Overview:
A computed fold for a 421-nucleotide RNA from a Planctomycetota bacterium, annotated as Bacterial RNase P class A. The model forms 94% of the base pairs in the Rfam consensus.

[in-house]
RNA sequence: GGAGCGGACCGGGUGAUCGCCGGCCCCGGCAUCCCGGCGUGGCUUCGGCCGCUCCGGAGACCGGCGGCGGGAGGAAAGUCCGGGCUCCGCAGGGUUCGAUGGUGGGUAACGCCCACCGGCCGCGAGGUCAGGGACAGUGCCACAGAGAACAGACCGCCGGCGGGGUUCGCCCCGCCGGUAAGGGUGAAACGGUGAGGUAAGAGCUCACCAGCAGGCCGGGUGACCGGUCUGGCUCGGCAAACCCCAUCGGGAGCAAGGCCAAGCAGGAAGAAGAUCGUCCCCCGAGGACGGCGCGAGGCGACCCGUCUCGCACCCGCUUCCGGGUCGGCUGCUGGAGGUUCCGGGCAACCGGGACCCUAGAGAAAUGGUCGCCUGCCCGCAUCCGCGGGCACAGAACCCGGCUUACAGGUCCGCUCCAGUC
Numbered sequence: 001g002g003a004g005c006g007g008a009c010c011g012g013g014u015g016a017u018c019g020c021c022g023g024c025c026c027c028g029g030c031a032u033c034c035c036g037g038c039g040u041g042g043c044u045u046c047g048g049c050c051g052c053u054c055c056g057g058a059g060a061c062c063g064g065c066g067g068c069g070g071g072a073g074g075a076a077a078g079u080c081c082g083g084g085c086u087c088c089g090c091a092g093g094g095u096u097c098g099a100u101g102g103u104g105g106g107u108a109a110c111g112c113c114c115a116c117c118g119g120c121c122g123c124g125a126g127g128u129c130a131g132g133g134a135c136a137g138u139g140c141c142a143c144a145g146a147g148a149a150c151a152g153a154c155c156g157c158c159g160g161c162g163g164g165g166u167u168c169g170c171c172c173c174g175c176c177g178g179u180a181a182g183g184g185u186g187a188a189a190c191g192g193u194g195a196g197g198u199a200a201g202a203g204c205u206c207a208c209c210a211g212c213a214g215g216c217c218g219g220g221u222g223a224c225c226g227g228u229c230u231g232g233c234u235c236g237g238c239a240a241a242c243c244c245c246a247u248c249g250g251g252a253g254c255a256a257g258g259c260c261a262a263g264c265a266g267g268a269a270g271a272a273g274a275u276c277g278u279c280c281c282c283c284g285a286g287g288a289c290g291g292c293g294c295g296a297g298g299c300g301a302c303c304c305g306u307c308u309c310g311c312a313c314c315c316g317c318u319u320c321c322g323g324g325u326c327g328g329c330u331g332c333u334g335g336a337g338g339u340u341c342c343g344g345g346c347a348a349c350c351g352g353g354a355c356c357c358u359a360g361a362g363a364a365a366u367g368g369u370c371g372c373c374u375g376c377c378c379g380c381a382u383c384c385g386c387g388g389g390c391a392c393a394g395a396a397c398c399c400g401g402c403u404u405a406c407a408g409g410u411c412c413g414c415u416c417c418a419g420u421c
Stems, first nucleotide, its partner, number of pairs: 001417010012373007020071002023068003026064004034057004039052005073392001077403002080401005085253004097249005102116005117131001118129004132244002137242002139238003154183002156179010191209006210234002212231008257330004266321005273292001275291006281284001293311007337356008375390006
């Protein structure tokens, strides 16, 4: 210098101005309720109690071109796993269904992470694996090929019989049988090399190699690794095919759940005349007007007075009750929290100390404009420069992961190749 491998991080900066969401403070106003005080009326067991006007305080709430400080992400995404939290269900066991699957550890838990083992890929740094079981059973293996799993005679090789030809060496054809050494097909054809053996062959036999199974020794917590002996045992692949084994799993989700509660509907209780007179009609438990009585309210309160309304099936009014719609409050953001230091551990992670508080909306705020600086891309210019654009995407109960998307950029460790000293 080139080509790579692994990991960590950033995701424009700054100022002005106008908005949006939520918090605290300040100022002004204020219904009901509450507290205190002056006055006044009633009752009294003389201790007080009750009612009312006014004044003051507090105050939900409303308002303010009020003030101060805060306001999206590394993935807030997909909603794919795991947990917290909430409600419902639940004696225990089994079946069904689903998920997971080397070993050891981490964790609240996981299908996540770390370390290691084994297979495969790469010269290497490293990457990747759904990585239990194929002698429990069932099933599948395209195309090609004779045959695809206790296999298979298409060509070839060998033997026998028959026929034909012959230059007598043998050759050709047919049938029967042997043969998995050779050819051919295929992703895969039932170990490899050599020797013996045979009519030709064959683990048929032997030596070595490879694999498998079993025994023993050594190392490791373990997966597993190394060594040695025995057995001709030679056995295909697929379980992200059914299945078997082991382990795990109750359901629904903040639209969970809790509290308050207009209006309408339902239920219960209560209040003063089933009053007198006149008139009207659709003749009734009718209506209007007037008198008397009663109830409630207004005229600042009390007494009087006066005015308005009401005086009973029902309707309407007042009070209460249960459920609960609109709506409001809560759950709600301080938590398996973050930064840093020390200690333990190879690591994931764990323990301890100090410091910090960092969005809580509800149809949903986190934005717009302008100036300066800066990075990249595109176009024009090729001296200065000018113009345009800015990745993926946006909280919604919270947390741990995984996966996916992403303009541009920074840093660290390592490998291979080439060159120079």
The sequence was found by an Rfam model in a public genome assembly.
NCBI's taxonomy places the organism under Bacteria, Pseudomonadati, Planctomycetota.
It matches the Rfam family "Bacterial RNase P class A". By type it is a ribozyme.